[in-house]
């Protein structure tokens, strides 16, 4: 030095200027349980506030119990409020390695499929070879018939050793066996199953012993087994409650005239069948739910962790068409440019320092909360491999 790999803390600090919003005091003014103006205090995003993917809190709603349907999860142990999430641990696969990954019950319950090539894709298969039998032809021995061998072709059968095809062809290799072959048989290896022991809570590993048992794959195909799940969401939900219309009751009136118009009272005239009062339910709009919480920060104890349990301290957005911003100034960080000293290097160069100039990401709370995921910036730390030099 170069490559990787796993985590970890943070998301710039101060000061000044303009402004945004709740929230408290203060002044004033109006039509005064409010409100409007102006002023002063103090609070005012994130590590992902996102995606809404699980999971739960809370609400309403439905519900004696169970079964089926439907969805869901799927190695062990453990944490948890509770997960499909977190530790830690086993097999299994990648990677030299640190380290990663794993949707990791059941194919020896039943079905279904397995392109494309090949004969045959599953209790199968005979295309080539191989091997036996019979027929035909031909050749060679013997003079010739017969016999024997040989080769070629056809038939019938036999054969999973070899060829080929394939992702995958019913363990692997040797050896006896065979007409020519085969776990047919037998040693050794692999596996599977079953006994048995020995360690582990357990997945499971390690050891011995049997049984020719050799059983393809695929279950994010159906399907079989365990366990799990009611639904809907803060626009849930709860309280207060206008105008208008509509419901109801009750009083009064309906030519013996309630009411109402004629600026005011009376009186006259008009006009006239409803009119007042209360209750109830909605609606607009307005309060709560609303942030005190499986919260944070700190100490100790238990534990290998995740995590709990006991003690100190803090309160730290709660808006609702939706506030939380901008701008300078210096100070840090990092990049690029040029200059010079001083230290190290044999040298390229490297640290430090000064001056210019630039750069800063992702993204925005809407009822809380725990995770996954996914989007970003730079900084530090541990291990690993690999080169060179001491």
């Nucleotide at each position: 030095g170069g490559a990787g790999u796993a985590g970890u803390a943070c998301g710039g600090a101060u000061g000044g200027c303009c402004g945004c919003u709740g929230c408290c005091c203060c002044g004033u003014c109006u039509g005064u349980u409010a409100g409007g103006c102006g002023g002063g205090g103090g609070g005012g995003a994130g590590g992902a506030a996102a995606g809404u993917c699980c999971g739960g809190g809370c609400u309403c709603c439905a519900c004696a119990g169970g079964a089926a349907a439907g969805g869901g999860u799927g190695c062990u142990g453990g944490g948890u409020a509770a997960c499909g999430c977190c530790c830690a641990g086993u097999c299994c696969c990648g990677g030299u390695g640190a380290c990663g990954g794993g949707a990791a019950g059941g194919a020896a319950a039943g079905u279904g499929c397995c392109a494309c090539a090949g004969a045959a894709a599953g209790g199968a298969g005979a295309c080539c070879g191989c091997c036996u039998u019979u027929u035909u032809g031909g050749g060679u021995a013997u003079c010739u018939u017969u016999u024997a061998u040989c080769c070629a072709a056809a038939a019938a059968g036999g054969u999973a050793a070899g060829g080929g095809u394939g992702a995958a062809a019913c363990g692997g290799c040797g050896a006896g066996g065979u007409a020519a072959g085969a776990g047919c048989u037998c040693a050794c290896c692999a596996g599977u199953c079953c006994c048995g022991c020995c360690g582990g809570u357990g997945a499971c590993g390690a050891c011995g012993g049997g049984a020719g048992c050799u059983a393809g794959g695929u279950a994010a195909a159906c399907c079989c087994c365990a366990c799990c799940c009611g639904g809907a969401g803060c626009a849930a939900g709860a309280c207060c409650a206008a105008a208008u219309a509509g419901g109801g009751a009750a009083a009064c009136g309906c030519u013996u005239g309630a009411g109402g118009g004629u600026c005011u009272u009376c009186c006259g005239c008009c006009c006239g069948a409803g009119u007042u009062u209360c209750c109830g339910g909605g609606u607009a709009g307005g309060u709560c739910g609303c942030u005190u919480g499986a919260u944070c920060c700190u100490g100790g104890c238990a534990g290998c962790a995740a995590u709990g349990c006991c003690g100190g301290g803090a309160c730290u957005a709660g808006a609702u068409g939706a506030a939380u911003g901008g701008c300078c100034a210096u100070c840090g960080u990092c990049c690029c440019g040029a200059g010079a000293g001083c230290g190290g290097g044999u040298g390229a160069c490297c640290g430090u320092u000064u001056c210019g100039g630039g750069a800063a990401a992702c993204a925005g709370a809407a009822c809380c909360c725990g995770g996954c995921u996914u989007a970003u910036g730079g900084a530090c730390u541990g291990c690993u491999c690999c080169g060179a030099c001491a």